[in-house]
RNA sequence: GGGCUGGUGGUCUAGUGGUAUGGCGCCUGUCUGGCAGGCAGGAAACUGCGGGUUCAAUUCCCGCCCAGUCCA
Numbered sequence: 001g002g003g004c005u006g007g008u009g010g011u012c013u014a015g016u017g018g019u020a021u022g023g024c025g026c027c028u029g030u031c032u033g034g035c036a037g038g039c040a041g042g043a044a045a046c047u048g049c050g051g052g053u054u055c056a057a058u059u060c061c062c063g064c065c066c067a068g069u070c071c072a
Stems, first nucleotide, its partner, number of pairs: 001071007010024003018055001026042006048064005
């Protein structure tokens, strides 16, 4: 330098056009003498950055940045 894959809450992750899913963690309530654990509820991401297409973009297109991997 080139090809490919990926970038979404604190963390991991689903999501191929209609304002985002689940696990762990966190908070509250409840059960317990307390802890752990169970159960119920809740907060938290406008989706790496910029632009384009569209009534509408996490999703499609272009450029860039970052990470991984392969080639040179």
This is a predicted structure of a 72-nucleotide RNA (transfer RNA) from archaeon CG06_land_8_20_14_3_00_37_11. The coordinates come from a structure-prediction model, not an experiment, and the mean pLDDT is 82. RNAcentral records the identical sequence in 3 taxa. Its Rfam family is "tRNA". By type it is a transfer RNA. Rfam links the family to the GO term triplet codon-amino acid adaptor activity.